A computed fold for a 346-nucleotide part of an RNA from Idotea baltica, annotated as small-subunit ribosomal RNA, central domain. The coordinates come from a structure-prediction model, not an experiment, and the mean pLDDT is 87. Rfam family: Bacterial small subunit ribosomal RNA. Gene Ontology terms of the family: ribosome and structural constituent of ribosome.

Context: one part of a larger RNA
Order: sequence, then structure tokens, then C1' cells
RNA sequence: CUGGGUUUAAAGGGUACGCAGGCGGAUUAAUAAGUUAGUGGUGAAAUUCCGGGGCUCAACUCCGGAACUGCCAUUAAUACUGUUAAUCUUGAAUAAAGUUGAGGUUGGCGGAAUGUGAUGUGUAGCGGUGAAAUGCAUAGAUAUGUCACAGAACACCGAUUGCGAAGGCAGCUGACUAAACUUUUAUUGACGCUGAGGUACGAAAGCGUGGGUAGCGAACAGGAUUAGAUACCCUGGUAGUCCACGCCCUAAACGAUGCUUACUCGGCAUGUGCGAUAGACAGUACGUGCCUAAGGGAAACCACUAAGUAAGCCACCUGGGGAGUACGUUCGCAAGAAUGAAACUC
Repeated sequence: CUGGGUUUAAAGGGUACGCAGGCGGAUUAAUAAGUUAGUGGUGAAAUUCCGGGGCUCAACUCCGGAACUGCCAUUAAUACUGUUAAUCUUGAAUAAAGUUGAGGUUGGCGGAAUGUGAUGUGUAGCGGUGAAAUGCAUAGAUAUGUCACAGAACACCGAUUGCGAAGGCAGCUGACUAAACUUUUAUUGACGCUGAGGUACGAAAGCGUGGGUAGCGAACAGGAUUAGAUACCCUGGUAGUCCACGCCCUAAACGAUGCUUACUCGGCAUGUGCGAUAGACAGUACGUGCCUAAGGGAAACCACUAAGUAAGCCACCUGGGGAGUACGUUCGCAAGAAUGAAACUC
């Protein structure tokens, strides 16, 4: 390389967009590049294979034949692929009319809770735990009213729900903005699929500058527990968590399941639309789930949301450890990320 694989055994890129490349719907015509056939030339010798010969045999060597599966030229064939031209509508997209949703960005507003301040009532405890103590409190705490301020998060609804490419998204409301689906089949007429590099996005933590800081809370301090306790429990508490801008680019980034297309028995539930109705069952399109048949699978299980049957393209795997390490390179302010061995060993 071929072959075999990638839910859980090694293996699907975190996700999308997309240049190159690979692959690509139906019909007709032309062409003849790929393809197929014939003919001619060439394909040195040795080597190889077959049939013989010579060294006592063999290796070795000599003769003859084949082969050298290739290349070039030429003559044909035209199914398929390609190219060119023309056409089509079912793939794809657009338009019109509607619908849906925690999709995104940015303003405004709201109530509960918490904390703090002021003030009233009120008096000796509060808090915390398995039990305590540290802590707070007669300088009047805890509790309970009133007023004010602050930051963060949005109870119920809430779901086996919905939306988004993924990460993710939830109080109400305005503006801007993206998408999907349905119906009519009106328009374009293959405009498509995938996608190495590339670009963009990418939880949390972390980093830089400037704000903010109620609660929570790495580090840290104290109190306990314990043989010890650098922990689990308790009292505090800095960074952080929040906002703006700029970085970082990793996750069990998971459905541990790449994207696209076609085909393949039924049942139940549910979201959104269409259409229908007796406001019942049943229908249809796109989703979201459960059960199950054929089939698949080592099994668990998967089963029209496939891990079934096929096709196209990309990514990745090849015993365990060493090791996601070393070295080099690229990126980064750093932390580090990406790429990524070998010796040795079992």
C1' cells in the first nucleotide's frame, strides 16, 4: 500500500462557513480525452519461464522459443466517464402568504430574597454543631416594624417542553437582527454534496486594563474532629464570581455515535403548522421521546432521530507502558495550547 475498523475494546476533528480537490439529477446532439478492439513499430543484452545441449551431477553455462502484462503511432467502436452545445424539473435556491420558539445583540422596568445604613419597640442572649468552640452581643445584639441604599440571581409557570452549528439560551418589555417550518407551486434551471489547508465562533477556570463587589467563596486565619488532620464540619475571609474592552482556545466540548442523500414492519406519547370535523377518532409535514419487527451487533443494545441496506466526501485508529512526555516549530503577556517522537521495557 492493500485489507479491516472508529457508541462502550485503539479510533469521529468542539462546532460551523468555505478556496483548492474528490464526487455529482433527467433528455438529446456533437466530439472521441479516459475506455474497448484490431494492425504496425518499439520494449538492448543478461535475468525469468518452457524445451534441449555442455562441464561425471548440480550450481554454472550455451542454443532455441515464450514472456517482457509497458510505451508510441494508426484504424475503428461509442455503452459508461469527460468535454462542448441545447433542453428539462424531481435536487438546490428564490418569491408570496402565514406560523413558532429561554435563538442573538442592546436599552428600559419589576417583585421576592439577602446584606448594609438610619430609626422605633424590646432585653439577654444570638449564632453554630453529632456535641462544641472560635465569632457577634448591655457601646443594646438576635427578634420584630418603618424608611433608604447596593449588588447579584430571576421562585411558581417548568415539562419526557422549546430554540440554536456547537458552546449555550429562562422575570417583564421596547428596538435591531438571525433561523426553521407550513401552504400555494409562482420564478431560476443542477446553481448540488463533502471539504485538506484557511477563517469565524467556542462552557468553566485563567490572564491584561479600568470599574463594581450583596451573597457565595479557591488561597489564608481561627475553632473543632483526630494518633495526626496541611481535609471532611464550624466562624471569618482575599482573588474570583458581575460589567466594559482585549487575550486564552481547552472540557466526560458526550448521543463517548462526522456531514449529506436514497431505501427499509408496526404501536404509543408529545411540540409547531396545514387541512378536516360531529369539536370525537383518524390524516399530513417538520421536530422531540418511548416500545418493538426484519436486519445488525462480541454482547449491552441499535432499530425511519440506525449502530440496518447502499453511495459520496472528510477526520481518525493499528499492543500496554515510556507519553500527550522530550526535541524542534507555530501561537500566547503568562498560564500554557497545537503539532508530536525515540531509546528502553513488558
The RNAcentral record of the full RNA draws on SILVA.